RNA sequence: CUAAUCCGUUGGGGGUGGCCCGCCGUCGGGCCUGAGACCACACCCUUCGAACCUGACCUGGAUGAUGCCAGCGUAGGGAACACGGACUGCCUCGGUG
Numbered sequence: 001c002u003a004a005u006c007c008g009u010u011g012g013g014g015g016u017g018g019c020c021c022g023c024c025g026u027c028g029g030g031c032c033u034g035a036g037a038c039c040a041c042a043c044c045c046u047u048c049g050a051a052c053c054u055g056a057c058c059u060g061g062a063u064g065a066u067g068c069c070a071g072c073g074u075a076g077g078g079a080a081c082a083c084g085g086a087c088u089g090c091c092u093c094g095g096u097g
Stems, first nucleotide, its partner, number of pairs: 001089001005086005010080001011046004017032006052077003058071004
């Protein structure tokens, strides 16, 4: 100096749905998917960008139901092309034999 990989820091971006019970509910409890289901000083993503938004009251399938799964998607947008460390490899300098 260093591709890939991994870890971290600062800043930034983002989502929070479906259903059941409690007479009702903005309250409480539970179930489903998920990293996360309204706030956790958590979680995810940060241009090598499917985190997330739009299309979308979309299309097909499944489900008790749903943004559950798949397609759409080589679509249109989207927050640093930041910094440090580990590892690896290469180069150089010094010491010892």